RNA sequence: GAGUUUGUAGCUCAGCGGUAGAGCAUCUGCCUGAUACGUAGACGGUCGUAGGUUCAAAUCCUGCCAAACUCA
Numbered sequence: 001g002a003g004u005u006u007g008u009a010g011c012u013c014a015g016c017g018g019u020a021g022a023g024c025a026u027c028u029g030c031c032u033g034a035u036a037c038g039u040a041g042a043c044g045g046u047c048g049u050a051g052g053u054u055c056a057a058a059u060c061c062u063g064c065c066a067a068a069c070u071c072a
Stems, first nucleotide, its partner, number of pairs: 001071007010024004018055001026042005048064005
């Protein structure tokens, strides 16, 4: 320098164009003499970034950024 893949909650990951979820973590209630376990709920995201297509984009297209791998 070229190519491929990946980028979504604090962490690990889902989400094949229709308004974003799970598990763990954190906080609160219940439970207990107390803690733990269990259980119910809450909190938490401008979906890497900037544009484009579309009535509608995390999803499709393009540039850029970052990481991993391959080739040179």
Transfer RNA from a Bacteroidia bacterium, 72 nucleotides, folded computationally. The sequence was found in a public genome assembly. Rfam family: tRNA. It is annotated as a transfer RNA. Model confidence (mean pLDDT): 83 of 100.